[in-house]
Molecule: SAM riboswitch aptamer (S box leader)
Organism: Anaerolineaceae bacterium
């Protein structure tokens, strides 16, 4: 910096610096001067990797990351369902975002480079 697997609908905020953006992009829709990202301290969560015990499932610790407004807030490409217009029927168009399905973005964490 790209690659390869795994996970991502659970959980966890106080305080202080400072002062206007921010939630990666887009579109939507939110949070914010009752003070936003951002730094710091203290707390917390969670269990990837690690350590212990175990044949193994699994258990318990909590050193190395991680994380601590909304599901990765929510779409985004396709396919499925619906709803509408369209045809005699098909065809063919629109919209919808439904704890539907995969996938693409992206995070984290583990490995090889």
């Nucleotide at each position: 910096c790209g690659c390869u697997c795994a996970u991502c609908c659970a959980g966890a905020g106080a305080g202080g610096u400072g002062g206007a953006g921010g939630g990666a992009c887009c579109g939507g829709c939110c949070c914010c001067g009752u003070g936003a990202u951002a730094c710091c301290u203290c707390g917390g969560c969670a269990a990837c990797c690690g350590c212990u015990g175990c044949a193994a499932c699994c258990a318990g610790c909590a050193g190395g990351u991680g994380c601590c407004a909304a599901a990765u807030c929510c779409g985004g490409c396709a396919g499925a369902g619906c709803u509408c217009c369209g045809u005699a029927a098909u065809a063919g168009g629109a919209g919808u975002a439904u704890c539907c399905u995969g996938g693409a973005a992206g995070a984290u964490g583990a490995g090889a480079g």